This is a predicted structure of a 368-nucleotide RNA (Bacterial RNase P class A) from a Candidatus Zixiibacteriota bacterium.

RNA sequence: AAAGUAGGAGAAACAGUCGCGCUUUAAAUGAGAAUUUAGAGUGAGGAAAGUCCGAGCUCCAGAGAAUCGAGGCGCCCGGUAACGCCGGGGCGGAGCGAUCCGACGGAAAGUGCCACAGAAACUAGACCGCCCUGUUAACGCAGGGUAAGGGUGAAAACGUGGGGUAAGAGCCCACGGUAGUCGGUGGAGACACCGAUUAUGGGCAAACCCCGCCUGGAGCAAGGCCAAAUAUAGGAACAGGGAUUGAUUCGUCCCGCUAUGAUUCCUGGGUAGGCCGCAUGAGCAGUCGAGCAAUCGGCUGCCAAGAGAAAUGACUGUUAGACCGUUUCGACGGUGAAACAGAACUCGGCUUAUCUCCUGCUUUCCAC
Numbered sequence: 001a002a003a004g005u006a007g008g009a010g011a012a013a014c015a016g017u018c019g020c021g022c023u024u025u026a027a028a029u030g031a032g033a034a035u036u037u038a039g040a041g042u043g044a045g046g047a048a049a050g051u052c053c054g055a056g057c058u059c060c061a062g063a064g065a066a067u068c069g070a071g072g073c074g075c076c077c078g079g080u081a082a083c084g085c086c087g088g089g090g091c092g093g094a095g096c097g098a099u100c101c102g103a104c105g106g107a108a109a110g111u112g113c114c115a116c117a118g119a120a121a122c123u124a125g126a127c128c129g130c131c132c133u134g135u136u137a138a139c140g141c142a143g144g145g146u147a148a149g150g151g152u153g154a155a156a157a158c159g160u161g162g163g164g165u166a167a168g169a170g171c172c173c174a175c176g177g178u179a180g181u182c183g184g185u186g187g188a189g190a191c192a193c194c195g196a197u198u199a200u201g202g203g204c205a206a207a208c209c210c211c212g213c214c215u216g217g218a219g220c221a222a223g224g225c226c227a228a229a230u231a232u233a234g235g236a237a238c239a240g241g242g243a244u245u246g247a248u249u250c251g252u253c254c255c256g257c258u259a260u261g262a263u264u265c266c267u268g269g270g271u272a273g274g275c276c277g278c279a280u281g282a283g284c285a286g287u288c289g290a291g292c293a294a295u296c297g298g299c300u301g302c303c304a305a306g307a308g309a310a311a312u313g314a315c316u317g318u319u320a321g322a323c324c325g326u327u328u329c330g331a332c333g334g335u336g337a338a339a340c341a342g343a344a345c346u347c348g349g350c351u352u353a354u355c356u357c358c359u360g361c362u363u364u365c366c367a368c
Base pairs, nucleotide, nucleotide: 001364002363003362004361005360006359007358008357009356010355012319013318014317015316016315017314018313020043021042022041023040024039025038026037027036028035029034045340049351050350052349053348054347055346056345057219058218059217060216070215071214072213073212074211075089076088077087078086079085090104091102092101093100094099105210106209110208111207112204113203114202127150128149129146130145131144132143133142134141135140158176159175160174161173162172163171177200178199179198180197181196182195183194184193185192186191223276224275225274226273233267234266235265236264237263238261240255241254242253243252244251283302284301285300286299287298288297289296290295322335323334324333325332326331
């Protein structure tokens, strides 16, 4: 320098002008609701996204459970509120390597499947070949044996060597592989190594299935409170008014009076609307400590959108960063903020989208 690999950081800062949302203070207007003006505070993300997992919270079901079914998960240890997430490790695989990937329990419980090719894909089998017998002058043909060699296939019935044989074969032997069992050593464990012994049994469980563990359903349009209206329901009330008089009572005169009421009031009901849920939480920042790490603990400080289909923006200047050019290597000049995107119950993850910068490590090449 190139190629690669793993991880981290940021998503500009400051000032000014204009504008928007929310909260709040004051003034003005207004019966009030509220509106206007002025001021103060505050206002998106690393993914706010997909809604794929795990939780909080709420209601419904159930009774604290068991069984069956269905679905999910599946090496070990740790972390966590929990997880299908994270960290470390084991085993297997890929890569020269840094490093990466793995639904990674059981195929020796049973059932099933294994395309094409091939003789044969699991109660093995025979196309070429090899060998024996018969036959033939010979080529060959017929019967039998065999599975070492060839051939097919993703995969061929343990591998190599020797003995053995008509030719061969775990048929026998040595060494080795694989699997089970037993014992030993190391490890917390997965597991690794060693010894003995038995066997030599292809793959697929993201096919059924078996084993172990987990799981009730719906979701903030959850749900709770207040409450115009309407339907419907329950309860209660219901006789006076006018004239005369300065006025009240009394007196007198006139009109009206029962309910099968479009009467009045109260309760209940809960639509529109309003309030809560809804921001102090598995919280954030700094620092110290424990731990390989995930993560946990102590101390100090802080309170930071939440409104309603929903604001969070624009411009100017300066600075640093980055890029380009020049260079006397001090610097100078120019460009000058882009990408993905956008809260609407809340958290922890995963996944996906995307711009810039930095660091560690690996391989190769070049220079000294």
The sequence is in RNAcentral, with records from ENA.
Model confidence (mean pLDDT): 76 of 100.
A source record names the gene rnpB.